[in-house]
Context: one part of a larger RNA
RNA sequence: CUGGGUGUGAAGGGCGCGUAGGCGGGAUAGCAAGUCUGGCGUGAAAUGUAUGGGCUUAACCCAUAAACUGCGUUGGAAACUGCAGUUCUUGAGUGAUGGAGAGGCAGGCGGAAUUCCUAGUGUAGCGGUGAAAUGCGUAGAUAUUAGGAGGAACACCAGUGGCGAAGGCGGCCUGCUGGACAUUAACUGACGCUGAGGCGCGAAAGCGUGGGGAGCAAACAGGAUUAGAUACCCUGGUAGUCCACGCUGUAAACGAUGAAUACUAGGUGUGGGGGGACUGACCCCCUCUGUGCCGGAGUUAACACAAUAAGUAUUCCACCUGGGGAGUACGGCCGCAAGGUUGAAACUC
Numbered sequence: 001c002u003g004g005g006u007g008u009g010a011a012g013g014g015c016g017c018g019u020a021g022g023c024g025g026g027a028u029a030g031c032a033a034g035u036c037u038g039g040c041g042u043g044a045a046a047u048g049u050a051u052g053g054g055c056u057u058a059a060c061c062c063a064u065a066a067a068c069u070g071c072g073u074u075g076g077a078a079a080c081u082g083c084a085g086u087u088c089u090u091g092a093g094u095g096a097u098g099g100a101g102a103g104g105c106a107g108g109c110g111g112a113a114u115u116c117c118u119a120g121u122g123u124a125g126c127g128g129u130g131a132a133a134u135g136c137g138u139a140g141a142u143a144u145u146a147g148g149a150g151g152a153a154c155a156c157c158a159g160u161g162g163c164g165a166a167g168g169c170g171g172c173c174u175g176c177u178g179g180a181c182a183u184u185a186a187c188u189g190a191c192g193c194u195g196a197g198g199c200g201c202g203a204a205a206g207c208g209u210g211g212g213g214a215g216c217a218a219a220c221a222g223g224a225u226u227a228g229a230u231a232c233c234c235u236g237g238u239a240g241u242c243c244a245c246g247c248u249g250u251a252a253a254c255g256a257u258g259a260a261u262a263c264u265a266g267g268u269g270u271g272g273g274g275g276g277a278c279u280g281a282c283c284c285c286c287u288c289u290g291u292g293c294c295g296g297a298g299u300u301a302a303c304a305c306a307a308u309a310a311g312u313a314u315u316c317c318a319c320c321u322g323g324g325g326a327g328u329a330c331g332g333c334c335g336c337a338a339g340g341u342u343g344a345a346a347c348u349c
Stems, first nucleotide, its partner, number of pairs: 003321004007303002012317001014201004021194003025088004030083002033081002035077008049065006091191001092188003095184004103177007110154001115149007125136002162169002206247006215241002220236004258316006266294011298305002322349003331342004
């Protein structure tokens, strides 16, 4: 390279938007680039192949043939691909009607709890543990009552419930705003799918500047435990956790399962919508769209997956190719730094 693969063995990009490119629905009449077919020219000789022959044979040599799968040119075919034209509506999109949702951003409000402050009551303990001690407390703690301050998070509802592309999103109200779904079938008429580069989003921790700081809590200090204890347990406690703006760009960023389309037994729960039947909002039946469980065929090394496929097919992208060395070194690019990204080799088994 031809391949074979990527849930768990090496391997799906963290996620989206989208450029180039690749691929792409039905009908119709054209063109003839790809495609198919005929003619002509060329495809040197030698070599190789087949048959026959010559040296005693072989190697070797000679003759003939096929072949040289290609290229050029010319005549034709029009199913498929392509090109340009006309057309269609089922793919895609728009409109109309309707309900669902922790989707996003901003502003405001609320109650419970912790802590602290002030005052009252009250007295000797409190706290903590396996047991203790450090710690707090007669300068009046803990407990309890009233008032106040401040920050952070929103019990119950709450649900293999919902929404979002992913990260993620949960008190209540208001404003602005994105997406999905159902019904309808008025409009456009293939406008589609994927997507190298590119651009954007991206938990936590971390970084910069300025605020904020109740609780929690790396580091740190002390008390225990222990042979030791730079830990696990306890008492404290600073960054941080919170906000604004900017950076970082990584995660077991996981369904360890890329995106899209079509097809392929069933059963059962649940969220959102529509239709039928019914006196009826219920129950029942049908259907679309999510989200779970079970399960047949099929697939799989097995486990398992099984209409939300890991089944059957097609298209496009990404990635893998023995273990270690190593996600290291060097170089490039990015970053304030931490570091990220791209990413070897020697050597070794």

The part of an RNA shown here (small-subunit ribosomal RNA, central domain) has 349 nucleotides and comes from an uncultured bacterium. Model confidence (mean pLDDT): 88 of 100. The full RNA is in RNAcentral, with records from ENA. It matches the Rfam family "Bacterial small subunit ribosomal RNA".